[in-house]
RNA sequence: GGAGAGGUGCCGGAGCGGUCGAACGGGGCGGUCUCGAAAACCGUUGUACGCGCGAGCGUACCGUGGGUUCGAAUCCCACCCUCUCCG
Numbered sequence: 001g002g003a004g005a006g007g008u009g010c011c012g013g014a015g016c017g018g019u020c021g022a023a024c025g026g027g028g029c030g031g032u033c034u035c036g037a038a039a040a041c042c043g044u045u046g047u048a049c050g051c052g053c054g055a056g057c058g059u060a061c062c063g064u065g066g067g068u069u070c071g072a073a074u075c076c077c078a079c080c081c082u083c084u085c086c087g
Stems, first nucleotide, its partner, number of pairs: 001086007010026003018070001027045006046061006063079005
């Protein structure tokens, strides 16, 4: 230098145009059980900004920036990073 695969929440990881801020597992938090703990089981759990007395609601965010589309994590372009192969 060329080619391919990949980058999603605290971590792993599915999702490949709408039902999705996002399954599932782990982790965290609360609870049940126990003399106490572990295990098990139940519930819950992204961040930022705005609105609301509050329960809550709205908007944005899927590596970064653009584009296509009524609608993008998903399609297209450029760039950044990781891995593999070729020279």
Record summary
The RNA shown here (transfer RNA) has 87 nucleotides and comes from an Alphaproteobacteria bacterium. Model confidence (mean pLDDT): 80 of 100. It matches the Rfam family "tRNA". Taxonomically the source falls in Alphaproteobacteria (Bacteria, Pseudomonadati, Pseudomonadota).